Formats: sequence, C1' cells, structure tokens
RNA sequence: GCCUCUGUAGCUCAGUUGGUAGAGCAGGGGACUGAAAAUUCCUGUGUCGUUGGUUCAAUUCCGACCGGAGGCA
Repeated sequence: GCCUCUGUAGCUCAGUUGGUAGAGCAGGGGACUGAAAAUUCCUGUGUCGUUGGUUCAAUUCCGACCGGAGGCA
C1' cells in the first nucleotide's frame, strides 16, 4: 500500500427481504432475613464509530473518513 472482517447499553453480544432497538451479566430499588448470602420482583434519556448521500422513512442500502483484528506484499 491492497483485500477481508469488525465498531449497537458499563461488559459480552443479538437485531439485514429498510418502518424508528433487545438479551444475558453488571449496576440501582423493593420483598424475604435479627443482619447477611442465596432467591425473587421492578428498573434502560443507547447522538447504533464519524460524516455525507438515496428514501416518506436508514442500525439496516451507497460513498468517504476514523478505530480494532486478520491476510497478501
């Protein structure tokens, strides 16, 4: 330098025939207990990496850029 994959909640990750976002864990609150642990119930205002474009509508499609991983040279 070129190619491929990847970037979504605090963490690990789902979510693609475009219709406006979820799970587990963690965290917070309640119940239970003399008090804890365990158990159980409730709880999310996430510029969906950035910026343009297409569209009535973009996490999703297209371009550029930025970060990470791998491959070739």
Model confidence (mean pLDDT): 80 of 100. The RNA shown here (transfer RNA) has 73 nucleotides and comes from a Clostridia bacterium. It matches the Rfam family "tRNA". The sequence was found in a public genome assembly.